């Protein structure tokens, strides 16, 4: 130096987020197929050679490092994009005073307006009516195939016969139950009604008196109030989208590297 054998190193997925001073793993997500078992959030193992720990299995020049392209997905920022929610503000948006419109529309001796009175309304009690429930009674209806009564064709039984016996169906009657109506009692309800007391009394209606006026609304102007709804604006948060930056699995095109130890032989 070469050959052979054994062993070590190495491979049996990767990425993003989160956690952490930082790294790996357990966790979540993406990619998509890629040895097994055990423990890991009151966490497990580590320190820039951090890219897991413990124990097995297979492969073992198997592979490792790195650059470009494409790209699933993640993260950050921006957004004068849309939507949702919350908060705040504001608007004749809503509420309200005054003025104007206005010696107006309209109404009015077929009675404006004013005053008095009554009613309409509410509450309580009350008279009657109506009505409901329960109980009792009365009347009517219905009502027994077999266990109610009467009459019992046919048939059955007894008898020599005359006749007798029990008795189904049918018919009649009725019991219980049920239905209807009425009466009475008790207890409720009430939209109708009687009366009393109290309240309310804007508007409306009736009556009496006096006798000639009464009188809007919408709109507009202005003052005050309120954000419940509506419109608008601002802020915050969220969702979706877009843009930029960044990480980037997978796919694809390249480049580089590919070791160490021991034994035997030449």
């Nucleotide at each position: 130096c070469g050959g052979c054998a054994a062993g070590c190193a190495g491979a049996u997925g990767g990425g993003g987020a989160g956690c952490u001073a930082g790294c790996c793993c357990u966790u979540c997500c993406c990619u998509g197929u890629a040895c097994c078992g055990c423990a890991a959030a009151u966490g497990g193992g580590c320190u820039u050679c951090a890219u897991g720990g413990c124990g097995g299995a297979u492969c073992g020049a198997a592979g490792c490092u790195u650059g470009g392209g494409u790209c699933a997905g993640g993260u950050g920022c921006a957004u004068u994009a849309u939507c949702c929610a919350a908060u705040u503000g504001c608007a004749c948006a809503c509420c309200u005073g005054a003025g104007u419109c206005g010696c107006u529309a309209u109404c009015u001796a077929u009675g404006a307006g004013a005053u008095c009175u009554c009613g309409c309304c509410c509450u309580a009690u009350u008279u009657g009516g109506c009505u409901c429930a329960u109980u009792a009674c009365u009347g009517g209806g219905c009502g027994a195939a077999a266990c109610u009564g009467g009459u019992c064709a046919g048939g059955a039984c007894c008898g020599g016969a005359a006749g007798g016996u029990a008795g189904c169906a049918g018919c009649c009657a009725u019991a219980a139950a049920c239905c209807c109506a009425g009466u009475a009692a008790u207890g409720g309800g009430u939209g109708c009604u009687u009366a009393u007391a109290g309240g309310a009394c804007c508007a409306c209606g009736g009556g009496a008196u006096c006798u000639a006026g009464a009188g809007a609304a919408a709109g507009c102007u202005u003052g005050g109030g309120u954000c419940a709804a509506u419109a608008c604006a601002a802020u915050u948060g969220g969702a979706u989208g877009u843009g930029c930056a960044u990480c980037g699995a997978g796919c694809u095109c390249g480049a580089g590297c590919g070791g160490c130890u021991u034994g035997c032989c030449g």